This is a predicted structure of a 354-nucleotide part of an RNA (small-subunit ribosomal RNA, central domain) from a Candidatus Heimdallarchaeota archaeon. Its mean pLDDT, the model's own confidence on a scale to 100, is 88. The organism belongs to Candidatus Heimdallarchaeota, within Archaea.

Context: one part of a larger RNA
């Protein structure tokens, strides 16, 4: 290679949309290119196999029969793929109706706390800390009240609650918008499914460019500690945290578990629909059972697994389409190539070594 694998041993792309690929629902008909039969040509010689001969025998030579793969023709089957032209609705997708939601963008506008800074009122300390002390204070702090201005945040509710493809969303209203879920005697008619290249998005920090600074707080100064203290621990503080326009393309981007489908005991919460001539009702958008559809948790059988553990939100049984891994270092380096300003990022080895 083959073959095994991928939650935790190597190994699922951060995510999702989408090209060519490849895979692809049900029903009759057709065609006969794939397949499948027959029967014919060919398939040089030598080599291969069966006989037999010849060199004393073997090798080996010779003769003759035959065979392998395969390729063309002519007829033939038509179950399966495939192609053609119809119906079909179980998948999809669109409609309608009523609900749920911190989905997204923009805008006003509220809120408590900080902090400055103005009056007043007060008078010696005040902060920090295991203990100090660096600091702040009679040019009146710390405290208490009033006022005003800033930036950032957004208690309680709040919940293994929702919503969003990941990242990630959480004061309050009003525009604009994307999505999922439920229902149906509707509609269309396989239009699907995965997805190499390739497009969009993509936490934190970080880059440039204009603002903006209340707290916090890398670096950077100061007390401490300590043998030392480049630190934990205290005082400060500039970048940055924040906005507006561009980059960056990475995370333990983690459920360390691609996506999509189908089949497989149950128990129990819990959210959002649907529903039962259901029960209660203080008649609510209300409580309380049962069913059932789709999220989301726990428990736990068969089965799986090394084992921890998973178990209808599979890591079980299949099926399709991709991305990955092949002993540990060397090393996500180097080189080259490409992206970016730039820090670096995709890609990605060898020699050694063990």
């Nucleotide at each position: 290679u083959u073959g095994g694998g991928c939650u935790u041993a190597a190994a699922g792309c951060a995510u999702c949309c989408g090209u060519a690929g490849c895979c692809g629902g049900g029903u009759a008909a057709g065609u006969a290119g794939g397949u499948c039969c027959c029967u014919g040509a060919u398939c040089a010689a030598a080599u291969c196999u069966g006989c037999a001969a010849g060199c004393u025998u073997a090798a080996c030579u010779u003769g003759u029969a035959g065979g392998c793969u395969g390729u063309c023709a002519a007829g033939g089957a038509u179950a399966c793929c495939a192609c053609u032209a119809a119906c079909c609705u179980a998948g999809g997708a669109a409609a309608u109706a009523g609900g749920a939601g911190a989905g997204g963008u923009g805008a006003a506008c509220g809120g408590u706390a900080c902090u400055a800074c103005g009056a007043g009122a007060g008078a010696a300390g005040c902060g920090g800390u295991g203990a100090a002390a660096u600091g702040c204070g009679u040019u009146g702090a710390u405290u208490c009240u009033c006022g005003c201005a800033g930036g950032a945040c957004c208690c309680a509710c709040a919940g293994u609650g929702g919503c969003g493809a990941a990242g990630g969303c959480g004061g309050u209203u009003c525009a604009c918008u994307g999505g999922a879920a439920u229902a149906u005697c509707u509609u269309c008619g396989a239009c699907g499914g995965u997805g190499a290249u390739g497009g969009a998005u993509g936490a934190a920090a970080g880059c440039c460019a204009g603002g903006g600074g209340a707290g916090c707080g890398a670096a950077a100064g100061g007390g401490a500690u300590u043998a030392g203290a480049g630190a934990c621990c205290c005082c400060u503080g500039u970048a940055g945290u924040c906005c507006u326009g561009g980059c960056c393309g990475u995370a333990a981007a983690c459920g360390a578990u691609g996506a999509g489908g189908a089949u497989u005991a149950g128990g129990u919460g819990u959210u959002g629909g649907u529903u039962a001539u259901g029960g209660c009702u203080a008649a609510g958008g209300g409580c309380c059972u049962g069913a059932u559809c789709a999220g989301u948790g726990c428990c736990a059988a068969a089965g799986g697994g090394a084992a921890a553990c998973u178990a209808u939100u599979a890591a079980a049984u299949c099926c399709u389409c991709c991305g990955c891994c092949u002993g540990g270092g060397g090393a996500g380096u180097a080189c080259g190539g490409u992206c970016g300003c730039a820090a670096g990022g995709c890609u990605g080895a060898a020699a050694c070594u063990u």